[in-house]
RNA sequence: GCCCCUGUAGCUCAUUAGGAUAGAGCAUCGGAUUUCUAAUCCGGCGGUAGCGUGUUCGACUCACGCCAGGGGCGCCA
Numbered sequence: 001g002c003c004c005c006u007g008u009a010g011c012u013c014a015u016u017a018g019g020a021u022a023g024a025g026c027a028u029c030g031g032a033u034u035u036c037u038a039a040u041c042c043g044g045c046g047g048u049a050g051c052g053u054g055u056u057c058g059a060c061u062c063a064c065g066c067c068a069g070g071g072g073c074g075c076c077a
Stems, first nucleotide, its partner, number of pairs: 001073007010026004019057001028044005050066005
């Protein structure tokens, strides 16, 4: 330098041949149970989907640019 993959909640991940209120588990908070703790059960909170532009009636999903991480190839020596 070229190519490919990834970026969604504090963490790990779903959801992507566009469709209207973006979900789960863990964590956290409150409650129930218990002599207390743990475990278990119930409920709450939490993200305008890496940043921006565009296409579209409509974008997490498509296009382009940039950023970050990972992988492969090449170059030099």
The RNA shown here (transfer RNA) has 77 nucleotides and comes from a bacterium.
Rfam family: tRNA.
Its mean pLDDT, the model's own confidence on a scale to 100, is 80.